[in-house]
RNA sequence: GAAGCAAGCCAGGCGAUCGCUGCGCCACUUCGGUUGCGCAGAGGAAAGUCGGGACUCCAGAGGGCAGCGUAGCGGGUAACUCCCGUCCACCGUGAGGUGAGGAUUAGAGGAACAGUGACGAUACCGUCGCGAGCAAUCGCAACGGGGUGAAACGGCCAAUCUCUACGCGGAGCAACACCAAAUAGGCAGACGUUGACGUGGCCCACCGAGUCUGCGGGUAGGUGGCUCGAGCCGUGCGGCAACGCACGGCCCAGAGGAAUGAUCGUCAUAGCCCGCAAGGGCUGUAACAGAAUCCCGCUUAUCGGCUUGCUUCACAC
Repeated sequence: GAAGCAAGCCAGGCGAUCGCUGCGCCACUUCGGUUGCGCAGAGGAAAGUCGGGACUCCAGAGGGCAGCGUAGCGGGUAACUCCCGUCCACCGUGAGGUGAGGAUUAGAGGAACAGUGACGAUACCGUCGCGAGCAAUCGCAACGGGGUGAAACGGCCAAUCUCUACGCGGAGCAACACCAAAUAGGCAGACGUUGACGUGGCCCACCGAGUCUGCGGGUAGGUGGCUCGAGCCGUGCGGCAACGCACGGCCCAGAGGAAUGAUCGUCAUAGCCCGCAAGGGCUGUAACAGAAUCCCGCUUAUCGGCUUGCUUCACAC
C1' cells in the first nucleotide's frame, strides 16, 4: 500500500420566532375551560410481533394425559429458541465463520443408481466337509476370492415415527378496576276499573289502563391502569467473558381518531461552479423510518461516515 475479518459508535450542533402535547405556578372562570410564565417532548431500529418475562383476569393455576418446544459440556440472566466460554465436525491460506451436536446393546420405518443380492441373505469362481450316484455330476452347509456400490450378517439415517431429560395452563392494557346519562327491558313498593295519570288553583262531566317512586345490571361517555424502571450515567472491585456487586450522581415523552412540527440566522460538513491564489456563489443535511402498558432479546430495513483490535499478500529497511 492492497484485499479482508471481528467488535463498537454517530445519525448534524447552537440560538431566535410561531404552533401542538404534558406537567408545575399565578390570575380569571359560565367550572367545560382560558390567558401568562417556566420545564420537558421519538428510535437505533419506535418496525416484524418471532422468543422470553413483568402485570391483569379466568378458579391464590396444584397433579396427570395429549400436544408443542428445546437438546455436546459448563456458565450468565427475572426468563428465553437469547448471550458468554469451551470441546467436536465442516468451510476458509488466515484473522475467523457455520452447526436442531442426546439415544439405533427397546421397537418400527427408509436407503436413488449400479449390482446376483440393500437388511431378506446370496448369482459366479475356488477350497474343505456331509449326503445321493458305477461315473459324469447334483443338493446342503462353512470359509475365502473377484466384481458393483456411500454402505455387503457389519454398519448408516432420529430436521421419519419413537425413546430419554428438561420447559410450557389459557387469554391479553381493546387485559382489568372504578364512576356513570338517554332509551328499552328487569325487580320491589304506592295509587288505580268504587276511574289513577293526562288535567296546569279547585270541582263536575266525558275519555279509559296504566301512572309514580326506589333499587340493581349494562351501554354511550369519563377516570384509573400510565410510566421510577430487571431504569440511565460515572468510578472502583470480582470474573477469560457474558455478567455480577458496592458507592456516588440523575429523572429521561405519556398522547389517546392519537402531540413531538415549520421558518430564519450561524457554525460544521458533502457535492458542483468561478478564481493563479486568498476566497466567493449555488444546492443539500439526507438513508431506514414515527412511541401507544412496560422490559430483555432475536430478526429485518438503513444515506454518509468514524474508532479499536487482528489476518493475508506485495514492497522497503
A computed fold for a 317-nucleotide RNA from a Burkholderiales bacterium, annotated as Bacterial RNase P class A. NCBI's taxonomy places the organism under Bacteria, Pseudomonadati, Pseudomonadota, Betaproteobacteria, Burkholderiales. The prediction has a mean pLDDT of 77.